[in-house]
A computed fold for a 159-nucleotide RNA from a Thermoleophilaceae bacterium, annotated as c-di-AMP riboswitch aptamer (ydaO/yuaA leader). Rfam family: c-di-AMP riboswitch aptamer (ydaO/yuaA leader). Rfam describes the family as follows. This family represents a conserved RNA structure found upstream of the ydaO and yuaA genes in Bacillus subtilis and related genes in other bacteria. Rfam links the family to the GO terms regulation of gene expression and cyclic-di-AMP binding. The source organism's lineage runs through Bacteria, Bacillati, Thermoleophilia, Thermoleophilales and Thermoleophilaceae. The coordinates come from a structure-prediction model, not an experiment, and the mean pLDDT is 75. Of the family's consensus pairs, 96% are formed in the model.

RNA sequence: GCCCGUCCAACGCCGAAUUCGUGCCCUCCCGAGGGCGCGAAACGGGGAACCCGUGGCGGCUUCCAGCCGCAGGGGCGAAUCGUCGCCUAAGCGCGACGUAGCGUGAUCUUUCCCACGCGAGCCCGUCAGCUAACCCCGUAGGCCUGAGAGGAAGAAAGG
Numbered sequence: 001g002c003c004c005g006u007c008c009a010a011c012g013c014c015g016a017a018u019u020c021g022u023g024c025c026c027u028c029c030c031g032a033g034g035g036c037g038c039g040a041a042a043c044g045g046g047g048a049a050c051c052c053g054u055g056g057c058g059g060c061u062u063c064c065a066g067c068c069g070c071a072g073g074g075g076c077g078a079a080u081c082g083u084c085g086c087c088u089a090a091g092c093g094c095g096a097c098g099u100a101g102c103g104u105g106a107u108c109u110u111u112c113c114c115a116c117g118c119g120a121g122c123c124c125g126u127c128a129g130c131u132a133a134c135c136c137c138g139u140a141g142g143c144c145u146g147a148g149a150g151g152a153a154g155a156a157a158g159g
Stems, first nucleotide, its partner, number of pairs: 012143003018041010042139006052129001056070006072127001073124004081098006101118005107155006113148001
């Protein structure tokens, strides 16, 4: 000097997941920091009227209504849907290729081109369409190597 790996910090990114106040306790350089609670703001989510909307499939009957059987349904999130292959009695599952949709490319926002990625997982528990008042809940977790090119409008900072 180069390469690889790990840890910490900073900048930055996905995400609603941030800020402030306060009670007790701990540490201590008495400045402050941390932990456990409570509260507030802000952001995010769910339930919940009128009105509006919706009303599965099959069978029976005294037929226009009732009864019986089968299939459940819903939420957070971008994360849906399809084809092929493997496995299996089947299904579940696994893999590949796509796809609705989503994210990043560094002052911020929007649009176009280009490039690179994601396209998961979890929860409720037979129950919830929309929905004002009203009620309830969350404020986690994970990552961090890049600086592409151009145009337009607006904003912020600086001069």